[in-house]
Molecule: Bacterial RNase P class A
Organism: Acidobacteriota bacterium
RNA sequence: GGAGCCGGAUAGGCGGUCGCCCUGGGCCUCGUGCCCGGGGAGGAAAGUCCGAACUCCACAGGGCAGUGCGCUGGGUAACGCCCAGUCUCGGUGACGAGAAGGAAAGUGCCACAGAAAACAUACCGCCGGGCGGGGCGCAGCCCCGACCGGUAAGGGUGAAAAGGUGCGGUAAGAGCGCACCGCGUUCCGGGUGACCGGGACGGCAUGGUAAACCCCGCACGGAGCAAGACCAAAUAAGGGAGCUGUCUGGGGUGGCCCGCCCUGUUGCUCCCGGGUAGGUCGCUUGACCCGCCGGGUAACCGGCGGGCUAGAGGAAUGGCCGCCACCCGCGCGAGCGGGGAACAAAAUUCGGCUUACUUCCUGCUCCGGUU
Numbered sequence: 001g002g003a004g005c006c007g008g009a010u011a012g013g014c015g016g017u018c019g020c021c022c023u024g025g026g027c028c029u030c031g032u033g034c035c036c037g038g039g040g041a042g043g044a045a046a047g048u049c050c051g052a053a054c055u056c057c058a059c060a061g062g063g064c065a066g067u068g069c070g071c072u073g074g075g076u077a078a079c080g081c082c083c084a085g086u087c088u089c090g091g092u093g094a095c096g097a098g099a100a101g102g103a104a105a106g107u108g109c110c111a112c113a114g115a116a117a118a119c120a121u122a123c124c125g126c127c128g129g130g131c132g133g134g135g136c137g138c139a140g141c142c143c144c145g146a147c148c149g150g151u152a153a154g155g156g157u158g159a160a161a162a163g164g165u166g167c168g169g170u171a172a173g174a175g176c177g178c179a180c181c182g183c184g185u186u187c188c189g190g191g192u193g194a195c196c197g198g199g200a201c202g203g204c205a206u207g208g209u210a211a212a213c214c215c216c217g218c219a220c221g222g223a224g225c226a227a228g229a230c231c232a233a234a235u236a237a238g239g240g241a242g243c244u245g246u247c248u249g250g251g252g253u254g255g256c257c258c259g260c261c262c263u264g265u266u267g268c269u270c271c272c273g274g275g276u277a278g279g280u281c282g283c284u285u286g287a288c289c290c291g292c293c294g295g296g297u298a299a300c301c302g303g304c305g306g307g308c309u310a311g312a313g314g315a316a317u318g319g320c321c322g323c324c325a326c327c328c329g330c331g332c333g334a335g336c337g338g339g340g341a342a343c344a345a346a347a348u349u350c351g352g353c354u355u356a357c358u359u360c361c362u363g364c365u366c367c368g369g370u371u
Stems, first nucleotide, its partner, number of pairs: 001367005007361003012324007020040008028031001042343001046354002049352005054224004066220005071085005086100001087098004101215002106213002108209003123155002125151005131145006163181006182204001183202008228281004238272006249263005288307008326339005
């Protein structure tokens, strides 16, 4: 100098001025008024993908079904998140990635090609046998053919071919024998554990696939702040009270009349009820933020001290000017000129994940050059 890897920071600051939203106080002429203050987006506020708080509904207990997760140990309120490790894979490396339990419990599937895709199998080849035909230099040797048998070494097919490599062995071959590797069983040592290291034995039994059914282990009720609670114009059903009219209603009061009591029917008024419009709460002090100390490799936890940081209704947080800081160019220098960038905007609140994006930096790796 080039190419990378990992982690972190930043998203301008201050002042003036004109506005926007919320809010405290004061004044009067009580208004859509005036005056003085206070507060007002992000690292992702985003996607709404996980996990919770909170609220309502459902629910005796247990099981089935269904869904999700799935190496180990920690962290956490919880998680599919985070940290530390293990194994496998990728990279020369810094480092990165992994739905990473079980395929000797059972069932299924394995396209095309290929002889054969799982009760193994013989297409070519290799080897043996007798038979038939042919050749020659003819007790023999060689060639060709079909048949019978051996063979998984070699060829060929395939994503995958029944342990791999080598030596021996054999008619040719073969764990047939041996060494190493792999695999299985078992023992010893280390580790909390995943797992790692080593020894002995076994000739090999177990093709792949569980983001196929399935088995094992663990977890799980539903809806979401338009949750939900309260106040309450209007209106319907329903309930109650009073008044009025009528059938000179009905019933009772000793047989009849008056009177009195109960009750039905019509209309009106009032009250209750109900809960639409509207309003209030939920609503921001919280698994919160900052600093120091302590524990832990870390995630994180504990103690002490300090801080208050939008809560508004479909919805405010902006524009201009100056100075400083930053970046770029010019200049030895004081300085001069230029620049304002990206993604993006709270809607009950947290913890994560993912995605978008500006500028800068610590550390580390590999390669090249110079000394």